Description
c-di-GMP-I-GGC riboswitch aptamer, 81 nucleotides, folded computationally. The coordinates come from a structure-prediction model, not an experiment, and the mean pLDDT is 83. It was read from a public genome assembly, where an Rfam model found it.
RNA sequence: GGCGAUAACGGCAAACCCGCCGCAAGGCGGGGGCGCAAAGCCAUGACUCCCUCGCUUUUGGGGAGCGUCAGGCUACCGAAU
Numbered sequence: 001g002g003c004g005a006u007a008a009c010g011g012c013a014a015a016c017c018c019g020c021c022g023c024a025a026g027g028c029g030g031g032g033g034c035g036c037a038a039a040g041c042c043a044u045g046a047c048u049c050c051c052u053c054g055c056u057u058u059u060g061g062g063g064a065g066c067g068u069c070a071g072g073c074u075a076c077c078g079a080a081u
Stems, first nucleotide, its partner, number of pairs: 003078002011036002016031006034067001040073003044070003047065006
């Protein structure tokens, strides 16, 4: 460096419920815990979703999702290999 255990110290937190914010997708806080070895960070490429201009055929603008895939950056631990 790769790799990733019925290991240790810990971490994150799906659905659902409550409150707040947002036109919406969705976000934040609390509860909850399906899962996660990058489920840490970055919308860079793709993809999905929402709003909107335009109007004649799919393009422009804005936004959301990194827990969809890829890419970039960073990182705890150390059984086996």